[in-house]
Molecule: TPP riboswitch aptamer (THI element)
Organism: Hyphomicrobiales bacterium
RNA sequence: CGCUUGCCGUUGGGGUGCCCGUGAGGGGCUGAGAGGCGCGAUCCGCCAACCCAUCGAACCUGAUCCGGGCAAUGCCGGCGUAGGGAACGGGCUCUUCGACGAU
Numbered sequence: 001c002g003c004u005u006g007c008c009g010u011u012g013g014g015g016u017g018c019c020c021g022u023g024a025g026g027g028g029c030u031g032a033g034a035g036g037c038g039c040g041a042u043c044c045g046c047c048a049a050c051c052c053a054u055c056g057a058a059c060c061u062g063a064u065c066c067g068g069g070c071a072a073u074g075c076c077g078g079c080g081u082a083g084g085g086a087a088c089g090g091g092c093u094c095u096u097c098g099a100c101g102a103u
Base pairs, nucleotide, nucleotide: 005091007090008089009088010087011053012052013051014050017029018028019027020026035047036046037045038044059084060083061082065078066077067076068075
């Protein structure tokens, strides 16, 4: 300097990992978020917080992937101009057209 739907309501989508320890309680790492309850366990379900909703990297697949790093882990980067992926209404702003009124 330019652009901007950044607001409200309702609805929906998503993830919950890695390590240490106790008889139990718990503690550490990264992060917006690693939570609680139910089920004999797993799967799964519900609730809360957080994030995201097509301007879609919230999140999933690829992936028991590749490189780096760490006590370890999607911890970081690649992959990724790859593939999938959940929204409507109101309001705001801008432009154009039409109607009415005034001059």